A computed fold for an 87-nucleotide RNA from a soil metagenome, annotated as c-di-GMP-I riboswitch aptamer.
Its mean pLDDT, the model's own confidence on a scale to 100, is 88.
RNAcentral holds the sequence, with entries from MGnify.
Its Rfam family is "c-di-GMP-I riboswitch aptamer". Rfam describes the family as follows. GEMM was predicted in a large-scale screen for bacterial structured RNA regulatory elements.
RNA sequence: AGGGCAAACCCAUCGAAAGGUGGGGACGCAAAGCCUCCGGUCUACGGGCGCGGCAACAGUCGCAACUAAGAUAGCGGGGCUGCCGAA
Repeated sequence: AGGGCAAACCCAUCGAAAGGUGGGGACGCAAAGCCUCCGGUCUACGGGCGCGGCAACAGUCGCAACUAAGAUAGCGGGGCUGCCGAA
């Protein structure tokens, strides 16, 4: 040099959400290719310490600390793989 990927944002779609996927779009990226093993962060459907209402010994409703089994590989570490050119 030839090429590759694609943040925000917009549209569609899936999801409770975080977020994912497809299209448009480029902030960036030399592994921004793949993998949640470790740490961080985000979310909290479900669960739920506690508080309160109704109720009356059996419950039920509201709020809600906390919680990953969810998400993030474009948060970091780690693991696996790898194109083109030159030498």